Large-subunit ribosomal RNA, half A from Sphingobacterium faecale, 1663 nucleotides, folded computationally.
It was read from a public genome assembly.
It matches the Rfam family "Bacterial large subunit ribosomal RNA". Rfam links the family to the GO terms structural constituent of ribosome and ribosome.
NCBI's taxonomy places the organism under Bacteria, Pseudomonadati, Bacteroidota, Sphingobacteriaceae, Sphingobacterium.
Its mean pLDDT, the model's own confidence on a scale to 100, is 81.
[in-house]
Context: one part of a larger RNA
RNA sequence: GGCACACGGGGGAUGUCUAGGCUCUCAGAGGCGAUGAAGGACGUGAUAAGCUGCGAUAAGCCACGGGUAUCAGCAAAUGUGACUUGAUCCGUGGAUUUCCGAAUGGGGCAACCUAAUAUACUGAAGGUAUAUUGUAUAAUACGCGAACGCGCCGAACUGAAACAUCUAAGUAAGCGUAGGAGGAGAAAAUAAUAAUGAUUUCGUAAGUAGUGGCGAGCGAACACGAAAGAGCCCAAACCCAUACUGUUACGGCAUUAUGGGGGUUGUAGGACCACGACAUUGUAUUGUCGCUAUGAACUGGAAGCAGGUGGGAAACUGCGCGAUAUGGGUGACAGCCCCGUACAGGUAAAGAAUGACAGCAUAGUGGUAUCCUGAGUAGGGCGGGACCGGAGGAAUCCUGCCUGAAUCUGCCAGCACCAUCUGGUAAGGCUAAAUACUCCUGAGAGACCGAUAGUGGACCAGUACCGUGAGGGAAAGAUGAAAAGAACCCCGAACAGGGGAGUGAAAAGAACCUGAAACCGUGUGCUUACAAGCGGUUGGAGCAGAGCGAUUCUGUGACAGCGUGCCUUUUGCAUAAUGAGCCUACGAGUUACUCUUUACUGGCAAGGUUAAGUGGUUCAGCCACGCAGCCGAAGCGAAAGCGAGUCUGAACAGGGCGCAUAGUCAGUAGAGGUAGACGCGAAACCUUGUGAUCUACCCUUGGGCAGGUUGAAGCUGUGGUAACACACAGUGGAGGACCGAACCGAUAAACGUUGAAAAGUUUCCGGAUGACCUGAGGGUAGGGGUGAAAGGCCAAUCAAACUGGGAAAUAGCUCGUACUCCCCGAAAUGUUUUUAGGAACAGCGUCGGCAUAGAGUCUUGUAGAGGUAGAGCUACCGAUUGGGUGCGGGGGAGUCAAAUCCUACCAAAUCCAGACGAACUCCGAAUGCUACAAGAUAUGGCCGGCAGUGAGGCUUUGGGUGCUAAGGUCCAAGGCCGAGAGGGAAAGAACCCAGACCAUCAGCUAAGGUCCCCAAAUGUAGUCUAAGUUGAACUAACGAGGUCCGGUUGCCCAGACAGCUAGGAUGUUGGCUUGGAAGCAGCCAUUCAUUUAAAGAGUGCGUAACAGCUCACUAGUCGAGCGACCGGGCGUGGAUAAUAAACGGGCAUCAAGAUUACUACCGAAGCUAUGGAUUUGCAUGUAAAUGCAUCUGGUAGGGGAGCAUUCUAUCGUCGGCGAAGCACUGUGGUGAUGCAGUGUGGAGAUUAUAGAAAAGCAAAUGUAGGCAUAAGUAACGAUAAGGCGGGUGGGAAACCCGCCCACCGAAAGACUAAGGUUUCCUGAUCAACGCUAAUCGGAUCAGGGUCAGUCGGGACCUAAGGCGCAUCCGAACGGAGAAAGCCGAUGGACAACUGGUCAAUAUUCCAGUACUUUUCUUUACUGCGAUGUGGUGACGGAGUAGUGACACUGCCGCGGACUGACGGAAUAGUCCGUUAAAAGGCGUAGGUAUAGGGACGGUAGGCAAAUCCGCCGACCCUGCUGAAACCCAAUAGUACUGCAAAGCUCCGGCGGCGCAGAUAGAGCAGGUAAUCAGACUUCCAAGAAAACCCGCUAAGCUUCAGGUAAAGAAAACCCGUACCGUAAACCGACACAGGUAGUCGAGGAGAGAAUCCUAAGGUGCUC
Repeated sequence: GGCACACGGGGGAUGUCUAGGCUCUCAGAGGCGAUGAAGGACGUGAUAAGCUGCGAUAAGCCACGGGUAUCAGCAAAUGUGACUUGAUCCGUGGAUUUCCGAAUGGGGCAACCUAAUAUACUGAAGGUAUAUUGUAUAAUACGCGAACGCGCCGAACUGAAACAUCUAAGUAAGCGUAGGAGGAGAAAAUAAUAAUGAUUUCGUAAGUAGUGGCGAGCGAACACGAAAGAGCCCAAACCCAUACUGUUACGGCAUUAUGGGGGUUGUAGGACCACGACAUUGUAUUGUCGCUAUGAACUGGAAGCAGGUGGGAAACUGCGCGAUAUGGGUGACAGCCCCGUACAGGUAAAGAAUGACAGCAUAGUGGUAUCCUGAGUAGGGCGGGACCGGAGGAAUCCUGCCUGAAUCUGCCAGCACCAUCUGGUAAGGCUAAAUACUCCUGAGAGACCGAUAGUGGACCAGUACCGUGAGGGAAAGAUGAAAAGAACCCCGAACAGGGGAGUGAAAAGAACCUGAAACCGUGUGCUUACAAGCGGUUGGAGCAGAGCGAUUCUGUGACAGCGUGCCUUUUGCAUAAUGAGCCUACGAGUUACUCUUUACUGGCAAGGUUAAGUGGUUCAGCCACGCAGCCGAAGCGAAAGCGAGUCUGAACAGGGCGCAUAGUCAGUAGAGGUAGACGCGAAACCUUGUGAUCUACCCUUGGGCAGGUUGAAGCUGUGGUAACACACAGUGGAGGACCGAACCGAUAAACGUUGAAAAGUUUCCGGAUGACCUGAGGGUAGGGGUGAAAGGCCAAUCAAACUGGGAAAUAGCUCGUACUCCCCGAAAUGUUUUUAGGAACAGCGUCGGCAUAGAGUCUUGUAGAGGUAGAGCUACCGAUUGGGUGCGGGGGAGUCAAAUCCUACCAAAUCCAGACGAACUCCGAAUGCUACAAGAUAUGGCCGGCAGUGAGGCUUUGGGUGCUAAGGUCCAAGGCCGAGAGGGAAAGAACCCAGACCAUCAGCUAAGGUCCCCAAAUGUAGUCUAAGUUGAACUAACGAGGUCCGGUUGCCCAGACAGCUAGGAUGUUGGCUUGGAAGCAGCCAUUCAUUUAAAGAGUGCGUAACAGCUCACUAGUCGAGCGACCGGGCGUGGAUAAUAAACGGGCAUCAAGAUUACUACCGAAGCUAUGGAUUUGCAUGUAAAUGCAUCUGGUAGGGGAGCAUUCUAUCGUCGGCGAAGCACUGUGGUGAUGCAGUGUGGAGAUUAUAGAAAAGCAAAUGUAGGCAUAAGUAACGAUAAGGCGGGUGGGAAACCCGCCCACCGAAAGACUAAGGUUUCCUGAUCAACGCUAAUCGGAUCAGGGUCAGUCGGGACCUAAGGCGCAUCCGAACGGAGAAAGCCGAUGGACAACUGGUCAAUAUUCCAGUACUUUUCUUUACUGCGAUGUGGUGACGGAGUAGUGACACUGCCGCGGACUGACGGAAUAGUCCGUUAAAAGGCGUAGGUAUAGGGACGGUAGGCAAAUCCGCCGACCCUGCUGAAACCCAAUAGUACUGCAAAGCUCCGGCGGCGCAGAUAGAGCAGGUAAUCAGACUUCCAAGAAAACCCGCUAAGCUUCAGGUAAAGAAAACCCGUACCGUAAACCGACACAGGUAGUCGAGGAGAGAAUCCUAAGGUGCUC
């Protein structure tokens, strides 16, 4: 370490429960709001953070009613109170009701700021209180609210397998608006020769008539059955009144307008004329009164005890009782214990129905001359839209444009139009019920959920959290009957935690019911250190334990055999193809439909059946009624039509379709259709909104740019020119000029890449007065913006942002799809396809039914058709090699031409020989096919339900293609894999053998094997191989005295072949050549001849040439075979790929190799044997079952039978003497699974038979939670740096103190805006937070802290921009609005300084010294007066010169302190200090000259006026502006000195709260910023507005008011103010190396704000 067992931790599944949901039913209600809503903000309690309640009368106040003993909400604590004189509580009515919000005095960044008027108090201002002040008004309205209604506007995805008409759909969304409902509605209707009689809704009609790229789809009406039921009023004619106007013969008449009467329809009616009546009926509209049902809190409300068990009784046992009685609670399950319920009662407010009264409405008959009966209307044309109707033959309805009637003898409709006929009477209006819906209230229900479920939300949830915003959006239930919530003791630094003790039935112990799994441990038994693996399975030694001692059981498992996970997808996966870290829970073929079809079951049957609705009832149920309708009973035909027939046809023919009957309704199941339709998944499209805090551009208003360099124009001077020009010098200070910091950017590289950082760091680099950078406030918005243009940017998102919705878009695509057993069992082919990975039909599968006894299949035989393999070609066609002959042609010759001749040229035809062909055939099989016969076998066919498949692959054979390449590709025929296990081939989908129902420690075989691994022959008889060839991948041309066999031929005892010994000579060095060439460089040759046993004018080596050594050849010796060639067997070289690595290994040589023959054995899930199970068929049998035969591999798929889970019904059963769940053990079943026991647990569980389903998980990169792994690993966020001593403490590297060291110092210091919002200070604490520790902290807890007339903002102004009156535009919402007005700073206007002080604030408090505005009083003087008018306010860039502080530096003086041993000097040196505001006074330097001021005249402009301004004219004066310095302020205060508290101490001292003293320069020099300054110079791009302020007059007012000046007195409001603020507090998810506007910014060196070192100050970057 492994396995097992035991005991734990961890975690929160399971079981049980429910406080909350979900879906409905019946009733009610269907609104709230200017009398201030909905919704909020802020308050409110003795203590009070949250929720609830309430509102300054604030967990409440008053009255009435009810009710009774406690009460002060959740909420348990402490304290204090209330109440029987009736509290709390319940009901009804009233009072109060801050601020925001329609929000309403004005404004505004909701909950804030700020007015006016009137009144009151008073004390002038100021203050306080109350009321009023919105817009449009005639009433009145405004805003909010879930669905339902009506209307305006109106998509797209999608479907059509594409798409445009069409569909989706008049849907979604947007907008307007109403009510409890809304809309519609009393026929210019529908029909059809008959009629009905407003509308609406339901059931049918009917998926019909129609419509429709006649595609996808869309889809009525009439009529019938029901619910409900209700009808009316104006306009007009006519009459009258009033007013105006016109006209008049003044009598009137007429027009117009308003009002009253009258009148309201189609069988026409009314006016009018005549007659007659005052009745009848209704009330939907209105008011008053009476009475009643009903009606809040509330009252009464039956009946049980005992025993034992137990912590507890309601369970059990025994004996009773009640019931017009649901349900809940109580220590386990209660009719009789409690609360209640049925039932009965009760009244306040209110109060239908009903009655009465009032009001209101309502009528007849006849006559028919005249009048009236809805006009820019009906209709028409054009263009659209609505209807079932898509422009069609298109009626009907609506209308944007253009037109345009009739008048009752009229007009409209009846699906173009016309006629007849019928129905109706348009162009005005109202109208209940039946119908739709549920934010809400009450009472109930559920074969709905039970904490990952059910609402997102059972719990303080639309919360926490995320986002700029629209918007998105969680997790989280349970102690116990009762807190009885653990006194006390111990360990510990501890109020952490633990151990005892105690409570309790049980610790169930608050991290609390049960408490599974992953995961992490501890103990015990066995096992493990030579051993190699999908970790199991089969066999099994040893050890340990139990035991009823059995051939037993349990645990472990040495050793051995066999053995490449699961899923998906595929021709094919261990695959190195997909998916899963593990566990638990959740997670996918469902539901609806009077749709279609099939099967089964049941009812009735030539019939079957109701729908809506109505009634009853025990009330979501059930029963009855209801026959409207539907299907069937008759078909045929295009139809008229005919009809058991009919159509076609000339037909009585033939043929087609029918007839010779079974349906229908319901239930269940299979499948289809329409719906999201098995689940999850897009990229996208459309629609309403939200975003310019990022970024792009623009607008307004502000700010910034150290320092150095260059030296344009112009000007001046000199020279020069007739005059210019021009040259030089100086001056000058231009520039998208130069160098270079801040600032802005981002060239190169490195680092970083689970970062310090979701874009940075370091070094180098570009621009840096400009098309520059930057702050604040604004504008532009999604097919849109913006863009010096990169498709860049528009909130870490851009070739069309983000959010919600249409929406579950669609997905011929991918993935996933959950229990068992049994039977059968495919396909990867054909045709077609915008089709090829999809689909339709056919083929192949399955299940049910039917008919027949035969079709099917195989074998044998017989008889046939045929043109393949082969073969052939003098048999055709085509092609073809050689030769012969050779037409014809080319070339050459031929005296021009011709004849003619020649030809290793081409060559037809023909002959000889050879030979080819898928699209040649004189021929021609095998197999297959057809028919018949016989035999064997058991299929086959038709109809119907349901599929899957339509990617195939390898191998053999026959072909095409390709290279007679491919593990290639395309066909045909067979086999196998696919979907097939077993044996063999080492291992292997397909090859060989062989088709697995189960069991057996039985037997026989197949392929293949038999030395060992490894079961079986070291078998028998031969031969071959020597290469480890070989032992199962293939291997060539070519080469070789390998070896064996066979054949042909030569030599050989007259002595072969090989070896050894010896010879190998002479002419001659052959000739030639050559320097030489002698056998041997080369050439020539009759290479000859001689001697010989034999010896070449020489086979090689060799020499310069010779020489020399050899060979051929010969003799001797030896003594039997020796050569050459051809063929065959087995071997050999040829032979190169990455481990030794291609016998499976060891290894094997007369074999364990190769080959031949033979025998035996082994060998599989094959066959057999024994036992058992299943399917199908047959037989027997009532059934159960038995017998015989047969079957049982299996993916997609079809069929059958079962198991489990949850809930329901019925009859029961079990349970505190212990249910469910959980854990372990045993046992039954083929299996899904069942049962039993023990422990835990502590309250429910469930058989049987049926029913109903949110009904079974291993996988979906599934969802949620928990836990692992990597791993005690990486890292701990700037490499500016720490060290020591002391203190505190349980504990100190980090906290505090001290000393030393180090770092920043245009910052890492100080101030401040934005933003943050208590982080500030003090005390306490250390769980968590802090990347470590922590005694520390920006952490936690408690307390404290922000003080203003002058600072900033408001009570002042305006810019961009926004809102917006008038006005304009637009379907609606709404948009515009340069000129009303208002808001709006980043700008204008505007009054305070110094010092001191707190733990924490200070221009705010205190001290001192100032200033501003307003009011009153007093005094003096007086033309005052505005929202009008004028002035002023009032403005650019760049540059130069001057003035000149504070600070700083230097020098001198002065004050104080200190100072050296050797070693003096002290008149010396070092160090520190030597300070001083606003305001007031003074009015200088400088600037200004077209300047400033004064008085005068004229004046047409300044919307009226003006004495003002402007303009014109003439005159006078010298002003105007203005720093600094100086005086005062200042008897300030500080340094310093003296005294000296607390505290610390090493006892030496350190420290310095506080008090006192008043002691030292207002020196010189250097140099600059602010200031002067709105200066000046120069340039072109020509550079806000308004108020304040100063004049003027208008209306008006007159000595009141008002104004001016002075003095005194008084008044002075609201908000901000802490702290951080280049950062640990802001923006970046963080205590983040990033980002963040402005001000001050010292010294030395230096041009400098560069750079280096330092000051003040701050820090050492939290391992």